[in-house]
RNA sequence: GGGGAUGUAGUCUAGCCUGGCAGGAUACAGCGUUCGGGACGCUGCGGCGGGGGUUCAAAUCCUCCCAUUCCCA
Numbered sequence: 001g002g003g004g005a006u007g008u009a010g011u012c013u014a015g016c017c018u019g020g021c022a023g024g025a026u027a028c029a030g031c032g033u034u035c036g037g038g039a040c041g042c043u044g045c046g047g048c049g050g051g052g053g054u055u056c057a058a059a060u061c062c063u064c065c066c067a068u069u070c071c072c073a
Base pairs, nucleotide, nucleotide: 001072002071003070004069005068006067007066010026011025012024013023020056028044029043030042031041032040049065050064051063052062053061
């Protein structure tokens, strides 16, 4: 220099192909339960790597960039 893959909550992950309210687990906080703790139950908090474009509507399509990683040179 050329090409591919990946990027979603503190952590892990589904959804992307085929556009239509961002879901789950875990962690954290509160409450219940207990003599107390753990476990369990309920509730809450928190997210689409960044810019631009298309569209009534974008995590999803297009484009550029960034980060990680793999292959070729």